[in-house]
């Protein structure tokens, strides 16, 4: 020089003008993202229910991190690749149920369809054949009538012993012990989950209707009582339009140090960075090579999916040259 693996960032920039939303107040400061986006998980918060259990949904290999996760980091075991390195991960000896179409059989310690054999039976084999996605360990020897873990090496699995390791799980030895697949079909096993959601929920409160009192009128001699009010004035409880609050200081960020392989965690020090309510965050001039996906509405962790061009770190394999 080429290919390629993981992983960190950047997401137009500068100057000048005119807007526009916030918070001090008269001049300033602050003002969309990596994903704000899908709404697929976890929480925080709020109100609502809260006897107890099934019932439904959800996770799933060991350990760890975390406020909690289906995320994250480390480890096992199996697949792909020369490699760097990515992907997959309960339980089929608790019990149903399924396995088209082919085939003789689709799981029962099974089964004679071609075959194989000689002892010709209601025999004996399961090795050859052929079906299929899968056919009851595999290969190669012995052996035998043919034949079989029957034996026997070696491989692959199980069970039991020991040893290692917190485990998952790995090493060794010893038994021929070798009885399919699917659990994203129901099911087992452990652990997890009350409901709705900020249009959550709250404070204040015009107007209209209500209710009391007061006043007015009527009945009446007169007071209570009762009817009536188009009016006037006060009070009252609900609560509607509007304002506020919930709103952005928070499981926050940034730098150093410590403890850990790591996620991550402590510690000291320093920083405040949008908070609207039909919704602000634009445009327009000049310069450079000059752009993509996109656009907050309670707020955080994470997953996925979009995306112009780049920059940088560490790894792998090829090929040259020292």
């Nucleotide at each position: 020089g080429g290919a390629g693996u993981g992983g960190a960032g950047c997401g137009u920039g500068g100057a000048g003008g005119c807007g526009c939303g916030g918070c001090a107040c008269u001049u300033g400061c602050c003002g969309a993202g990596g994903a704000a986006a899908g709404u697929c998980c976890g929480g925080a918060c709020u109100c609502c229910a809260u006897g107890g259990g099934c019932a439904a949904g959800g996770u799933a290999c060991c350990g760890g991190a975390u406020a909690a996760c289906g995320u994250c980091c480390g480890g096992a075991g199996g697949g792909a690749g020369u490699a760097a390195u990515c992907c997959c991960u309960g339980g089929a000896c608790a019990g149903g149920g399924c396995c088209a179409u082919a085939g003789a059989g689709a799981a029962g310690a099974a089964g004679a369809c071609c075959a194989c054999c000689u002892a010709u039976a209601u025999g004996g084999u399961a090795a050859g054949g052929g079906u299929g996605g899968a056919a009851c360990g595999g290969u190669g020897a012995g052996g035998u009538a043919a034949g079989a873990g029957c034996u026997c090496a070696c491989c692959a699995g199980g069970u039991a012993u020991g040893g290692a390791g917190u485990a998952a799980u790995c090493c060794a030895u010893a038994c021929g012990c070798u009885u399919g697949g699917c659990a994203a079909c129901c099911c087992c096993u452990a652990c997890c989950u009350g409901g709705a959601g900020c249009a959550a929920g709250g404070u204040c409160a015009a107007g209209c209707a209500g209710g009391g009192c007061u006043u007015g009128g009527g009945u009446g001699g007169c007071c209570c009582g009762c009817c009536c009010a188009c009016u006037a004035g006060c009070c009252c409880g609900g609560g509607u339009a509007g304002a506020c609050c919930g709103c952005u200081c928070g499981a926050g960020g940034a730098a150093u140090u410590u403890g850990g392989u790591a996620a991550c965690a402590a510690a000291u020090u320093c920083c405040c960075a949008a908070g609207a309510u039909a919704g602000a965050u634009g445009c327009c001039u000049c310069c450079a090579g000059c752009a993509a996906c996109a656009g907050a509405a309670u707020c955080c962790g994470g997953c996925u999916u979009a995306c112009c061009g780049c920059u940088c770190c560490a790894c792998u394999c090829c090929u040259a040259a020292a």

The RNA shown here (Bacterial RNase P class A) has 322 nucleotides and comes from Thermosipho sp. 1070.
The same sequence occurs in records of 4 taxa.
The model forms 94% of the base pairs in the Rfam consensus.
The coordinates come from a structure-prediction model, not an experiment, and the mean pLDDT is 80.
The RNAcentral record of the sequence draws on ENA and Rfam.
Lineage of the source: Bacteria > Thermotogati > Thermotogota > Fervidobacteriaceae > Thermosipho.